[in-house]
Molecule: SAM riboswitch aptamer (S box leader)
Organism: Mariprofundales bacterium
RNA sequence: GCUUCAUCCAGAGCGGUGGAGGGUCCAGGCCCUGUGAAGCCGCGGCAACCGGCCGGAACGAAGAUUUCCGGCGUCCGGUGCCAAUGCCUGCCCCGGCUAGGGGAACGAUGAGGC
Numbered sequence: 001g002c003u004u005c006a007u008c009c010a011g012a013g014c015g016g017u018g019g020a021g022g023g024u025c026c027a028g029g030c031c032c033u034g035u036g037a038a039g040c041c042g043c044g045g046c047a048a049c050c051g052g053c054c055g056g057a058a059c060g061a062a063g064a065u066u067u068c069c070g071g072c073g074u075c076c077g078g079u080g081c082c083a084a085u086g087c088c089u090g091c092c093c094c095g096g097c098u099a100g101g102g103g104a105a106c107g108a109u110g111a112g113g114c
């Protein structure tokens, strides 16, 4: 980098540094920001994808590799995340064009494969 699957309206911030931008790209909107943006560092926290631990089930001759379900973060692990729904809309469908709803695309994160 490509690809498969799952999730994305819940949750969680302070300090230092830094100096003007930020909310992924583009457009429109809206919002945050010198009462200090992004980035970086420290500490704290959230969550529970993977791993771990406990219990159960499937399949089987056998658990040595497997799959599924539930519980535990008082679980010293690997990631991720800590304004607003992935801030909203942009394409398609339902809805008479509205309100509203559903989906796609794109993106992010995790796990597997190449």
Base pairs, nucleotide, nucleotide: 001114002113003112004111005110006109007108008107013043014042015041016040017039021032022031023030026090027089028088029087044082045081046080049078050077051075052072053071054070055069056068057067058066059063086106091103092102093101094100